RNA sequence: GUUUCCGGGGCGGGGCGCAACUCCCCACCGGCGGUGAGAGUCCGCGACCCUACGGCAACCAGCCGUGGGUGGAUCCGGUGCGAUUCCGGAACCGACCGUGACAGUCGGGAUGGGAGGAGAC
Numbered sequence: 001g002u003u004u005c006c007g008g009g010g011c012g013g014g015g016c017g018c019a020a021c022u023c024c025c026c027a028c029c030g031g032c033g034g035u036g037a038g039a040g041u042c043c044g045c046g047a048c049c050c051u052a053c054g055g056c057a058a059c060c061a062g063c064c065g066u067g068g069g070u071g072g073a074u075c076c077g078g079u080g081c082g083a084u085u086c087c088g089g090a091a092c093c094g095a096c097c098g099u100g101a102c103a104g105u106c107g108g109g110a111u112g113g114g115a116g117g118a119g120a121c
Stems, first nucleotide, its partner, number of pairs: 001121006012026004027105002029094002031045004040092002049069008074090005096108003
């Protein structure tokens, strides 16, 4: 460099209500690379959203490519040379559109995209 495959988890119980897996109480979940030692909360990346330019399109919409932007959340104690990563405790966070009622967990864009991982040549 070419190519193949892989590449996101979670609403169970109760309450109010005509109606909620969306509200309230309890519960449950945690992408990828890095790190002196294992991370949802550290450093960076991806997803989602916005946008500039280029391509396809008569135009628009839309899709694709390359850039730019936005982008959530952690402390205390212990062990240790070394840990916001382990152990103990207590916290916190979670795109967009939809819905009879407000969504990390339901439905949808998505049989998509993707950081990246493994293999073959």